[in-house]
């Protein structure tokens, strides 16, 4: 430096669900919690999803434009790293 994650061993991460809080939502932040997690480290560039505001469109609640936000624990592309074996 590649590939791999079977079995050990350090260090790690935390879903739902609760309390506190912050936002008009989507959803964040702290605390508690442990369902999972070998990238469940970063990254909204692509896809799909969500939320707001303005449209358009009419069979009136399906559809669509747009502008702005949410989200990496959807899926991909980018980056960086820990052990372990080969």
């Nucleotide at each position: 430096u590649u590939u791999a994650g079977a079995a050990a061993a350090a260090c790690g991460c935390a879903a739902a669900c609760c309390g506190c809080u912050c936002g008009c939502a989507a959803g964040g932040g702290c605390g508690g919690g442990a369902c999972g997690c070998a990238a469940a480290g970063c990254c909204a560039c692509g896809g799909a999803u969500c939320c707001g505001c303005c449209g358009a469109g009419c069979u009136u609640g399906a559809u669509u434009g747009g502008c702005g936000g949410a989200a990496a624990g959807c899926c991909g592309a980018g980056u960086u790293a820990c052990c372990u074996a080969a």
Molecule: c-di-GMP-I riboswitch aptamer